[in-house]
């Protein structure tokens, strides 16, 4: 020159503040538990991607005997893991002088479609130009053989040599290439070589439709539990004023008090009854509105040892590191440098992709 | 947290990939008319949101991003 792996992402100090928790102190409610306000103290306070929402899981609720179908996804193998479309290590193919890097890598002899334009033929094979042979009215025509040569196309039906033949051709042969089985060797994808068969036998396309072998129930923290106003609305009980009886005091054609029917409106034409609605009171139970929980101790970090080639797993230490609800990490002001990039959590993790000033270690390959 | 679309100046089609970049408006120019407008007859106009794969070939299939809309 480069190639792969980890890290850190201005720092320090001072003041003022925001936001959680823990004590503590005061006021307010509150019988108490407690709750809520303002103070002081002490401790925490964005990332490597908090971001895309592309995939996996956890948690929650709903469904669900089990298992098919439709649907969608994965796609070389063996491990890792809760689990993945991740990650490790091995095959395989490509790229590089290397150190490395990269790749949707099953199946085209199961069916089925497609292959525009050129072109004789786009896959049941076939024949324009040539080549060869006959034939004939002969610079050609017209039958027949070929597929070596040229021509089209991204893609044209094994390469090379020798034989052969009219001319040619796996038509034979020899080598190379391909397929099938078998033997070795690998846990297996495969790989070597060595035997045996096959003249060669079907081109490309599955990010076409299929087949094949695995996997997946759906929605999602606005999941979901509690607690629970005012207002309408269910459900259930019971009720004034006024009248009627009855009976009791009393200032006796009247007025009070008790006790009991009946009741205001609409139907059944009407009274009687009945059924139903309205109009006050209570209770009860659902939803809303607000609150609280879910909310962060986790497949957690950091140490060390020990297993494994690694991914990774075990064991023992130790240490708590945001959790908000209009939503916090700000501001200002001194020094110092390399002068500072992408870009802010919102239930949570493991992954991928994507952005991104730079600057640190390690390890390794070329060239000089 | 969840789905949807992005093709011409706008509104929009585009089957199983090739013969395909098309339609209505609009815009030019040309005929008509005194003249304008309709109506006629012609033409221009495009990286298909962007990047990559697959494939002989991509608007169309696959991935990744941007960006817009609804829930």
């Nucleotide at each position: 020159a480069g190639u792969c792996g980890g890290c850190c992402a201005g720092g320090c100090a001072a003041u003022c503040g925001c936001u959680c928790g823990a004590u503590c102190a005061c006021g307010c409610c509150u019988c108490g538990c407690g709750g809520u306000g303002u103070g002081a103290u002490c401790g925490g306070g964005a990332g490597g991607a908090a971001a895309g929402u592309c995939c996996g899981g956890g948690c929650u609720c709903c469904g669900g005997c089990g298992g098919g179908c439709a649907g969608g996804g994965u796609g070389c193998c063996a491990g890792g893991u809760a689990a993945c479309g991740c990650c490790u290590g091995g095959g395989g193919g490509g790229c590089g002088c290397g150190a490395g890097c990269c790749c949707a890598c099953g199946g085209a002899a199961a069916g089925u479609g497609c292959c525009a334009c050129a072109g004789a033929a786009a896959a049941u094979a076939u024949a324009c130009c040539g080549c060869c042979c006959c034939g004939c009215g002969a610079u050609g025509c017209g039958g027949g053989g070929u597929a070596a040569g040229g021509g089209u196309g991204a893609a044209a039906a094994g390469g090379u040599g020798c034989g052969g033949u009219a001319a040619g051709a796996g038509c034979g042969c020899a080598c190379c290439g391909c397929g099938c089985g078998g033997c070795u060797g690998g846990u297996a994808a495969c790989a070597c070589g060595c035997c045996g068969c096959g003249g060669c036998a079907c081109g490309g396309u599955a990010a076409a439709c299929c087949c094949c072998a695995c996997c997946c129930g759906g929605a999602g923290c606005a999941a979901g539990a509690c607690c629970a106003a005012a207002u309408a609305g269910g459900g259930g009980a019971g009720u004034g004023g006024a009248u009627c009886c009855a009976u009791c005091g009393u200032u006796c054609u009247g007025c009070g008090g008790u006790g009991g029917g009946u009741g205001c409106c609409c139907g059944c034409g009407u009274c009687c009854g009945c059924a139903g609605g309205g109009a006050c009171u209570c209770c009860c139970g659902g939803g809303u509105a607000g609150g609280u929980c879910g909310c962060u101790u986790g497949a957690g970090g950091c140490c060390g040892c020990c297993g494994g080639u690694g991914a990774c797993g075990g064991c023992g230490g130790u240490c708590c590191c945001a959790g908000a609800u209009g939503a916090a990490u700000g501001a200002u002001u001194g020094c110092c440098c390399a002068c500072g990039a992408c870009a802010g959590a919102a239930c949570c993790c493991g992954g991928c992709u994507u952005a991104c000033c730079g600057g640190c270690c390690g390890a390794c390959u070329c060239c000089a | 947290g969840c789905g949807a679309g992005a093709u011409a100046g706008c509104u929009c089609a585009g089957g199983c990939g090739g013969u395909c970049a098309g339609a209505g408006c609009g815009u030019c120019g040309g005929a008509u008319u005194c003249a304008u407008a309709a109506c006629c007859c012609g033409g221009a106009g495009g990286u298909c949101g962007a990047g990559a794969g697959u494939u002989c070939g991509a608007g169309u299939c696959u991935c990744u991003c941007u960006c817009u809309c609804g829930c």